[in-house]
RNA sequence: GGAGAGGACUGGGCGAUCGCUGGUUGGCGAGGCUUCGGCCUGGCUGGCGAGAGGAAAGUCCGGGCGUCGCAGGACAGGGCGGUGGGUAACGCCCACCGGUCGUGAGACCAGGGAAAGUGCCACAGAAAACAAACCGCCGCGCGCGUUGCGUCUCGUGCGCCGCGCGUGGUAAGGGUGAAACGGUGCGGUAAGAGCGCACCAGCAGGCGGGGCGACUCGCCUGGCUCGGUAAACCCCGCCCGACGCAAGGCCAAGCAGGGAGCAGAAGCGGUCCGCUUCGUGAUGACUUCCGGGUAGGCUGCUUGAGACGGCAGGCAACUGCCGCCCUAGAGGAAUGAUCGCCGCGCGGCGCGAGCCGCGAACAGAACCCGGCUUACACGUCCUCUCCGCUG
RNA sequence: GCACCCGUAGCUCAAUUGGAUAGAGCGUCGGACUACGAAUCCGAAGGUUGCAGGUUCGACUCCUGCCGGGUGUA
Numbered sequence: 001g002g003a004g005a006g007g008a009c010u011g012g013g014c015g016a017u018c019g020c021u022g023g024u025u026g027g028c029g030a031g032g033c034u035u036c037g038g039c040c041u042g043g044c045u046g047g048c049g050a051g052a053g054g055a056a057a058g059u060c061c062g063g064g065c066g067u068c069g070c071a072g073g074a075c076a077g078g079g080c081g082g083u084g085g086g087u088a089a090c091g092c093c094c095a096c097c098g099g100u101c102g103u104g105a106g107a108c109c110a111g112g113g114a115a116a117g118u119g120c121c122a123c124a125g126a127a128a129a130c131a132a133a134c135c136g137c138c139g140c141g142c143g144c145g146u147u148g149c150g151u152c153u154c155g156u157g158c159g160c161c162g163c164g165c166g167u168g169g170u171a172a173g174g175g176u177g178a179a180a181c182g183g184u185g186c187g188g189u190a191a192g193a194g195c196g197c198a199c200c201a202g203c204a205g206g207c208g209g210g211g212c213g214a215c216u217c218g219c220c221u222g223g224c225u226c227g228g229u230a231a232a233c234c235c236c237g238c239c240c241g242a243c244g245c246a247a248g249g250c251c252a253a254g255c256a257g258g259g260a261g262c263a264g265a266a267g268c269g270g271u272c273c274g275c276u277u278c279g280u281g282a283u284g285a286c287u288u289c290c291g292g293g294u295a296g297g298c299u300g301c302u303u304g305a306g307a308c309g310g311c312a313g314g315c316a317a318c319u320g321c322c323g324c325c326c327u328a329g330a331g332g333a334a335u336g337a338u339c340g341c342c343g344c345g346c347g348g349c350g351c352g353a354g355c356c357g358c359g360a361a362c363a364g365a366a367c368c369c370g371g372c373u374u375a376c377a378c379g380u381c382c383u384c385u386c387c388g389c390u391g
Numbered sequence: 392g393c394a395c396c397c398g399u400a401g402c403u404c405a406a407u408u409g410g411a412u413a414g415a416g417c418g419u420c421g422g423a424c425u426a427c428g429a430a431u432c433c434g435a436a437g438g439u440u441g442c443a444g445g446u447u448c449g450a451c452u453c454c455u456g457c458c459g460g461g462u463g464u465a
Base pairs, nucleotide, nucleotide: 001387002386003385004384005383006382007381008380009379012342013341014340015339016338017337018336020051021050023048024047025046026045027044028043030041031040032039033038053362057373058372060371061370062369063368064367065244066243067242068241072273073272074271075270077240078239079238080237081236082096083095084094085093086092097111098109099108100107101106112235113234117233118232119229120228121227134174135173136170137169138168139167140166141165142164143163144162145161148160149159150158151157182200183199184198185197186196187195201225202224203222204221205220206219207218208217209216210215248299249298250297251296258290259289260288262284264278265277266276267275306325308323309322310321311320312319313318344359345358346357347356348355349354392464393463394462395461396460397459398458401417402416403415404414410448419435420434421433422432423431441457442456443455444454445453
């Protein structure tokens, strides 16, 4: 200098004017209650201070919180899946192990089980899974070779050779496929084959060393050589009650306790057992269904697994202690608009200082947190790798 | 806000428990018929199966993440 890898940060700044939503504190009216001391409700107006994000998003996971008479059990259903740790919890994070890719820094992995069982593996191919046998190779039997060869005086016959048929052996060679039942060599055989042996690769079992563990290293034994697929059913281990702040609580207003069902009915998750609640013969109920009414207010609501700083522990994720701070709470839904200066980027002009113009993303809280994923303009910083050159 | 569903030619739908070139009707285009048009007949084009990635020998189909559309709920 070039090409890369990993990570962190930022998400314009200052000011003026006019607005909006909460909070707080004044001023001026109004209404209600009153034990006349005051109290409550709402209106107008002024001051002070606060007011979107790194993702507030997607709603994909996990939790808090709340409700449901969710006790409990069994089955069903759903989710997760190397090991160890972190955490309130997780499908998240950290560290490590194994595999694949990359020269490397590093990246990715739904990463338990296919040697429990079942299913599937199109086309091609002989064969797609306790193997089988199309071509080929080999053994045996039968037939043919009227001019094959040998033997024989000749013929029959016998042997060899060739062809065909049947029967059996074989998995070495052939081609097909995504995938074909270990590889190389020697022996062996009628031909062959882990059939035997040597070496190599894998697997299983045993022993020993290291590690908490996943796993790894070494030795011995066994010819054991076993296809893939579980994001197919399934098996194993672990986890999960359901519903979500439109949950839920209180108040106000309004309608018709009008109709039906019923001795049973209901319990908001799929079934069963079980349990619980209400009622049990009616002028009936805080029961079920239909029908009818309301669409208002208050609360839940923002102080929280909180932010920042320091110290300590830990490789890290993270945790503990101390100090300090309070940081939106709307409800058809506020957080905005305009202007000036500065900063950033691009373009033009100018010798230059500089001047002019244009542009600035993704997106916006809705009960609250922890994650993941996705979107994102102009930029900043740190660590590391490879290649080239120079000293 | 919360809960849930669906995306295949221009439109409406298929595609056998994952098996290969993704089909059909209507529509469009061209030709035939007709004086012309309709109807009819013949032929053709038209698809990133919403997008991206993964599992698998192989994906419209299975899984994950996005995009778009729709439904219910006081």
The prediction has a mean pLDDT of 77.
Two RNAs folded together computationally: RNase P RNA and transfer RNA, 465 nucleotides in total.
It holds a member of the Rfam family "Bacterial RNase P class A". Rfam's curators write: Ribonuclease P (RNase P) is a ubiquitous endoribonuclease, found in archaea, bacteria and eukarya as well as chloroplasts and mitochondria. By type it is a ribozyme.